[in-house]
Context: one part of a larger RNA
RNA sequence: UGACGGGGACCCGCACAAGCAGCGGAGCAUGUGGUUUAAUUCGAAGCAACGCGAAGAACCUUACCUGGGCUUGACAUCCCCCUGACAGACGGGUAACGCCGUUUUUCUUCGGACAGGGGAGACAGGUGGUGCAUGGUUGUCGUCAGCUCGUGUCGUGAGAUGUUGGGUUAAGUCCCGCAACGAGCGCAACCCUUGCCGUCAGUUGCCAUCAUUAAGUUGGGAAUUCUGGCGGGACUGCCGGGGACGACCCGGAGGAAGGCGGGGAUGACGUCAAAUCAUCAUGCCCCUUAUGUUCAGGGCUACACACGUGCUACAAUGGCCGGCACAAAGAGAAGCGAAGCGGCGACGCGGAGCAAAUCAAGAAAACCGGUCCCAGUUCGGAUUGCAGGCUGAAACCCGUCUGCAUGAAGUCGGAGUUGCUAGUAAUCGCGGAUCAGAACGCCGCGGUGAAUACGUUCCCGGGUC
Numbered sequence: 001u002g003a004c005g006g007g008g009a010c011c012c013g014c015a016c017a018a019g020c021a022g023c024g025g026a027g028c029a030u031g032u033g034g035u036u037u038a039a040u041u042c043g044a045a046g047c048a049a050c051g052c053g054a055a056g057a058a059c060c061u062u063a064c065c066u067g068g069g070c071u072u073g074a075c076a077u078c079c080c081c082c083u084g085a086c087a088g089a090c091g092g093g094u095a096a097c098g099c100c101g102u103u104u105u106u107c108u109u110c111g112g113a114c115a116g117g118g119g120a121g122a123c124a125g126g127u128g129g130u131g132c133a134u135g136g137u138u139g140u141c142g143u144c145a146g147c148u149c150g151u152g153u154c155g156u157g158a159g160a161u162g163u164u165g166g167g168u169u170a171a172g173u174c175c176c177g178c179a180a181c182g183a184g185c186g187c188a189a190c191c192c193u194u195g196c197c198g199u200c201a202g203u204u205g206c207c208a209u210c211a212u213u214a215a216g217u218u219g220g221g222a223a224u225u226c227u228g229g230c231g232g233g234a235c236u237g238c239c240g241g242g243g244a245c246g247a248c249c250c251g252g253a254g255g256a257a258g259g260c261g262g263g264g265a266u267g268a269c270g271u272c273a274a275a276u277c278a279u280c281a282u283g284c285c286c287c288u289u290a291u292g293u294u295c296a297g298g299g300c301u302a303c304a305c306a307c308g309u310g311c312u313a314c315a316a317u318g319g320c321c322g323g324c325a326c327a328a329a330g331a332g333a334a335g336c337g338a339a340g341c342g343g344c345g346a347c348g349c350g351g352a353g354c355a356a357a358u359c360a361a362g363a364a365a366a367c368c369g370g371u372c373c374c375a376g377u378u379c380g381g382a383u384u385g386c387a388g389g390c391u392g393a394a395a396c397c398c399g400u401c402u403g404c405a406u407g408a409a410g411u412c413g414g415a416g417u418u419g420c421u422a423g424u425a426a427u428c429g430c431g432g433a434u435c436a437g438a439a440c441g442c443c444g445c446g447g448u449g450a451a452u453a454c455g456u457u458c459c460c461g462g463g464u465c
Stems, first nucleotide, its partner, number of pairs: 008465006015456002019420005026312008034303002042053002064298007073123001077122002079119006088103005106113002125287002128285003134281002136276003139272001141270001146185006152161003165176003191264004196232007206221002210219002235258001238252005314413001318372006332359001335354002340349003379410001384405007426448007
């Protein structure tokens, strides 16, 4: 000077408290440990590993295992020789790759170019090791209010001062004071989005007035909604009170919005030898007929068990049946796919329209009516059998969906523990990325829409002295 204290003072945060919904019990999904295995590839490890890398493991991916091939190599540059068909296509053969046969068969300024094959070596190659040799990137404390510098001053010096103090703020935010005076990185603002208004524009969107129609369908209209450009608007600006006449705080008016309006992006100096050599790059070490490369099959999907994260439930604020409304945001050409027809259905046939404010997609909960009558049930749907659909060379290991049958555990969950302060929690559906197919995950979107906060003694984390 820091750090630490079951030292003190002050102050924050869904930290506690006050509430609401959960997790911990059940079944299933998924990740992990462990065990097993020829292999169950590797990494991640308290918070900050565990629906994490993986925004998608049947082959591929794939790095693992078993077995079969190749050795200048699957890929790059250079040299020599050969050929203008080696390639491509077809056939044979193989589990497959390698392999064998047939066939079609470059350009040229004649130097060669280009492509392929053969050969020699320089070399290639390595998801092999070291994240404790590194770059880059990332997590975390933490969107916490801090971290520093120049000059001056003080101190023998390490250092101090400034940055402490009195107020105030979300804030080292601002005011006042002061041996300090200034400055930088952070804070805030500038950026995006949302909430109000104006203006410009008016199709693919809109429809008040006039016609028209089954229908904004058509004529028409430019008002409204909406779209998206440009502006305005909020600044403690105004009033009252408090305060040191200050910063600021409390109340009020006006206003769509009021004291940072809501949300996002934005992460200071640093900490954890934090994470990543398997995104990539890279030093050193190691392998070189193999630790490289290729192919087939298997594995990553195993299962006495343990944990994390989710989904579905245990029902009547509900289940089932019928009727009937109202979104937003996105994606679409090897794509999205309407009507119509077939099928109980998954789906099939079909192909209108749409590179899309033009086309295509019944939002669901809600609401109305009916039924069930508290039961392991008309709750719940696991598991299993049979029959099918779809994608794809190929669903045995190991996909997803449908129908019929089956109908398990489960009657609200011990100790403990998580999230959330408002359009939030809870609840309801919709879309997208990845993707041939394969979400209960992830990332978004809107619909319905609460309760509670006395307070800071206590638990946890953080800031200042």
The prediction has a mean pLDDT of 85. Small-subunit ribosomal RNA, 3' major domain from an uncultured bacterium, 465 nucleotides, folded computationally. Its Rfam family is "Bacterial small subunit ribosomal RNA".